[in-house]
Context: one part of a larger RNA
RNA sequence: GAGUGAACGCUGGCGGCGUGCCUAACACAUGCAAGUCGAACGAUGAUGGAGGAGCUUGCUCUUCCUGAUUAGUGGCGCACGGGUGAGUAUACCAUAGAUAAUGUACCCCUUAGUUUGGGAUAGCCACUGGAAACGGUGAUUAAUACCAGAUACUCCUUCUUGUCCUAAGGCAAGUCGGGAAAGUUUUUUCGCUAAGGGAUCAGUCUAUGUCCUAUCAGCUAGUUGGUGAGGUAAUGGCUCACCAAGGCUAUGACGGGUAUCUGGUUUGAGAGGAUGAUCAGACACACUGGAACUGAGACACGGUCCAGACUCCUACGGGAGGCAGCAGUGAGGAAUAUUGCACAAUGGAGGAAACUCUGAUGCAGCAACGCCGCGUGGAGGAUGACGCAUUUCGGUGUGUAAACUCCUUUUAAGAGGGAAGAUUAUGACGGUACCUCUUGAAUAAGCACCGGCUAACUCCGUGCCAGCAGCCGCGGUAAUACGGAGGGUGCAAGCGUUACUC
Numbered sequence: 001g002a003g004u005g006a007a008c009g010c011u012g013g014c015g016g017c018g019u020g021c022c023u024a025a026c027a028c029a030u031g032c033a034a035g036u037c038g039a040a041c042g043a044u045g046a047u048g049g050a051g052g053a054g055c056u057u058g059c060u061c062u063u064c065c066u067g068a069u070u071a072g073u074g075g076c077g078c079a080c081g082g083g084u085g086a087g088u089a090u091a092c093c094a095u096a097g098a099u100a101a102u103g104u105a106c107c108c109c110u111u112a113g114u115u116u117g118g119g120a121u122a123g124c125c126a127c128u129g130g131a132a133a134c135g136g137u138g139a140u141u142a143a144u145a146c147c148a149g150a151u152a153c154u155c156c157u158u159c160u161u162g163u164c165c166u167a168a169g170g171c172a173a174g175u176c177g178g179g180a181a182a183g184u185u186u187u188u189u190c191g192c193u194a195a196g197g198g199a200u201c202a203g204u205c206u207a208u209g210u211c212c213u214a215u216c217a218g219c220u221a222g223u224u225g226g227u228g229a230g231g232u233a234a235u236g237g238c239u240c241a242c243c244a245a246g247g248c249u250a251u252g253a254c255g256g257g258u259a260u261c262u263g264g265u266u267u268g269a270g271a272g273g274a275u276g277a278u279c280a281g282a283c284a285c286a287c288u289g290g291a292a293c294u295g296a297g298a299c300a301c302g303g304u305c306c307a308g309a310c311u312c313c314u315a316c317g318g319g320a321g322g323c324a325g326c327a328g329u330g331a332g333g334a335a336u337a338u339u340g341c342a343c344a345a346u347g348g349a350g351g352a353a354a355c356u357c358u359g360a361u362g363c364a365g366c367a368a369c370g371c372c373g374c375g376u377g378g379a380g381g382a383u384g385a386c387g388c389a390u391u392u393c394g395g396u397g398u399g400u401a402a403a404c405u406c407c408u409u410u411u412a413a414g415a416g417g418g419a420a421g422a423u424u425a426u427g428a429c430g431g432u433a434c435c436u437c438u439u440g441a442a443u444a445a446g447c448a449c450c451g452g453c454u455a456a457c458u459c460c461g462u463g464c465c466a467g468c469a470g471c472c473g474c475g476g477u478a479a480u481a482c483g484g485a486g487g488g489u490g491c492a493a494g495c496g497u498u499a500c501u502c
């Protein structure tokens, strides 16, 4: 000198765009953050319309159409989006590859099909346990829920042959056995099943790179390899049985400490150093530890089970919970915001759609925390007012500065109009941005420094005291270095200090 997610002191007019718990992965009151589909299903049948009957002539009953809907069965979603960085020095990440060792719901394309039956069960009803959470028994009912049969070249599997190959294996032909389906809507539709291909997303493997420490020198028995089996979507000691005795290491094994990684950010002429907030990609985690279930996908933040710590309810028998989602509270700390508005836009889930949900997101609020822009007036005006400071008492400085005259209105205040963002419609922002008119210099300047480094000097007070200080150093009676004043210098809605990095 440059920089910061900064903090502190003094000061503070406006706007735009960003950014905002770096500390306790500490504990959390309250509200919201993941639902949706009645065009899968049984129920229930609000409202409205039409008709009929009874008659008290404006009421009751009943039929049909319409179709609102809590809970339930079922489907899809809840594995995305959002948060945090505790763990992890390793294939976690980065770059480049491999997969003849793999999977992939929804989406797209192609081919073929969508057949015959069955038994339950929730709900509802009855009875009943419990303070509650939550249940139990009986009867009964539906489905795109569940099960069985038929058919199915290609699919899976057993065996055989040919061919390609690096071993497993790939491809082609034949063969034993096995395997599907679901309906719905007013018509169109939308679905369902099997097979093949694509796309997307993911799993696994390999090479190279990836902090400090030797006051850590030896480490290792599933350890290293093989055969066989199991397991997986899939390779593999991934797991197991048997066999062999290997494997790593001063090019730093093993141990200890610290730490998510990267694109980037910052500094620097560069090489390099430091760093990993916001934004983007990857990984890991979800009170702590463990486990699986469901599913195309999880070993699952707002799912389940077990154990633990903590908090809460209880009728003491037993139960409930998990903000590292958005707000918010306490605590910690030098320190970090609103218990806001809206789904209008972009995107996501469900739905045929209308639409519903969405603290993602879009906006608003708070904070000079940062960057950028604007303003706090302009011109004229004295051989120069007052005041203040100084003085060699003549003067000099503040200083065209003020007053005064003329002008302007960015901004401000008041009034009126008023967008784009949205396509037929739909605007939270918001009567916002912006435009016009009126008023009137009106509403708006501080902070640090002035011995040298380093731009800027005098007076008074103090007297090695009080104090200053980044380094050198200053102060013991004439201090340009302390404190005040006048003047000056620098930057400016900021200026200084502290901390950290280059």
Base pairs, nucleotide, nucleotide: 001502002501003500004499006498007497008496009495010494013374014373015372016371017370018369019367020366021332026330027329028328030327031326032325035076036075037074040073041072043069048065049064050063051062052061053060054059055058083285084284085283093209094208095207096206097205098204099203102202103201107198108197109196110195111194112193113192114191115149116148117147118146125138126137127136128135129134155178156177159174160173161172162171163170164169183190211257212256213255218248219247220246223245224244225243226242227241228240229239230238260282261281262280263279264275265274266273267272287308288307289306290305291304310321311320312319313318338364340363341362342361346360347358348357349356350355377407378406379405380404387398388397389396390395412439413438414437415436416435417434421429446491447490448489449488450487451472452471453470457486458485459484460483461482467474468473

The part of an RNA shown here (small-subunit ribosomal RNA, 5' domain) has 502 nucleotides and comes from a freshwater metagenome.